Source information
A computed fold for a 133-nucleotide RNA from a Thermoleophilaceae bacterium, annotated as c-di-AMP riboswitch aptamer (ydaO/yuaA leader). The model forms 92% of the base pairs in the Rfam consensus. Its Rfam family is "c-di-AMP riboswitch aptamer (ydaO/yuaA leader)". A reference for the family is Barrick et al. (2004), "New RNA motifs suggest an expanded scope for riboswitches in bacterial genetic control", Proc Natl Acad Sci U S A. The prediction has a mean pLDDT of 78.

[in-house]
RNA sequence: GUCCCGGCCACGCCGAAUCCGCGCGAGCGGAGCGGGGGACCCAAUGUUGGGGCGAAUCUCCCUUCGGGGGGAGGCGCGAGCUCUUUCAGCGCCAGCCCGUCAGCUAACCCCGCAGGCGGACGAAAGAGACGAU
Numbered sequence: 001g002u003c004c005c006g007g008c009c010a011c012g013c014c015g016a017a018u019c020c021g022c023g024c025g026a027g028c029g030g031a032g033c034g035g036g037g038g039a040c041c042c043a044a045u046g047u048u049g050g051g052g053c054g055a056a057u058c059u060c061c062c063u064u065c066g067g068g069g070g071g072a073g074g075c076g077c078g079a080g081c082u083c084u085u086u087c088a089g090c091g092c093c094a095g096c097c098c099g100u101c102a103g104c105u106a107a108c109c110c111c112g113c114a115g116g117c118g119g120a121c122g123a124a125a126g127a128g129a130c131g132a133u
Base pairs, nucleotide, nucleotide: 001130002129009080011118012117013116014115018031019030020029021028022027032113033112034111035110036109037108042103049101050098051097052096053095057072058071059070060069061068062067073093074092075091076090077089081128082127083126084125085124086123087122
């Protein structure tokens, strides 16, 4: 010092959801990642059923019952050397499953690795990396 504008692109982001090998393919195997079930001890201990994945919950008002709005809380982005923190700003709070069962949980058992989006107002601080002298 790693700046500004434009274009293109490299690529980037949410998420566990990626990588490798084999197979014409459906798929199979491995690694990695994620999740569930499941003792003692401990915790808990009437009833409305309950529980799980996930940020996706709680609550108030209005409603033509389709929905709309507010508050609290939660999650993500905040991006061109990388990482972390904070602020402004922006977006989201869906969906699915188990089937009367489930606290924690060593051993052990089981399951998943989808889908979607962007290619970009900004500000401050710290750590590192790289380059030049």